[in-house]
A computed fold for a 92-nucleotide RNA, annotated as c-di-GMP-I riboswitch aptamer.
The prediction has a mean pLDDT of 87.
Of the family's consensus pairs, 95% are formed in the model.
RNA sequence: AUACGCCAAUAGCAAACCUGACUAAAGUCAGGGACGCAAAGCCACAGGAUCUAAGGUGCUGGUUAAAGCGCUAUGACAGCCUGGCUGCCGUU
Numbered sequence: 001a002u003a004c005g006c007c008a009a010u011a012g013c014a015a016a017c018c019u020g021a022c023u024a025a026a027g028u029c030a031g032g033g034a035c036g037c038a039a040a041g042c043c044a045c046a047g048g049a050u051c052u053a054a055g056g057u058g059c060u061g062g063u064u065a066a067a068g069c070g071c072u073a074u075g076a077c078a079g080c081c082u083g084g085c086u087g088c089c090g091u092u
Base pairs, nucleotide, nucleotide: 003091004090005089012037013036017032018031019030020029021028022027035079041085042084043083046082047081048080050076051075055072056071057070058069059068060067
């Protein structure tokens, strides 16, 4: 350095749920909490999947309306998959 995570050790992260804040929502952030994780570190301006639909748009409606339904990412998600960058310990 490459590959790997069977063994050892030291650390790290933190799902659901609860509380508070932000957001139209999805969701995010902080505290508590641990289901799990050898990259559960970073990248959403690499591709796909998924979630949401404020705004836009088509329709229903009908009172120049309210309301409802469909489509749509420019919003999210890296703890869905592939990919990119970086990194601890150990084994070979």